[in-house]
RNA sequence: CUGCGACAAAGGCAAACUUGGCGAAAGUCAAGGACGCAAAGCUACGGGUCUUCCAGUUAGACUGAUGAUCGCCGAGCUACCGAA
Numbered sequence: 001c002u003g004c005g006a007c008a009a010a011g012g013c014a015a016a017c018u019u020g021g022c023g024a025a026a027g028u029c030a031a032g033g034a035c036g037c038a039a040a041g042c043u044a045c046g047g048g049u050c051u052u053c054c055a056g057u058u059a060g061a062c063u064g065a066u067g068a069u070c071g072c073c074g075a076g077c078u079a080c081c082g083a084a
């Protein structure tokens, strides 16, 4: 350095839920809270999933991201520690 990941050390993130803000919704932000995480750090690039203010077709309804999700998977970029 690359790979790998200890019942190691130091530190980190924070699911559900609650309260408040934003949003049409999905969801997101802040505080509390920890289910978990060795990239649960970053990028919606590919696939998946969720939502439909709006648009199209319309009898009900259906279809469509430009919205959301990286804690669904893959890919790219970056990074702490060092036993086997």
Base pairs, nucleotide, nucleotide: 004082005081012037013036017032018031019030020029021028022027035071041077042076043075045074046073047072048069049068050067054064055063056062057061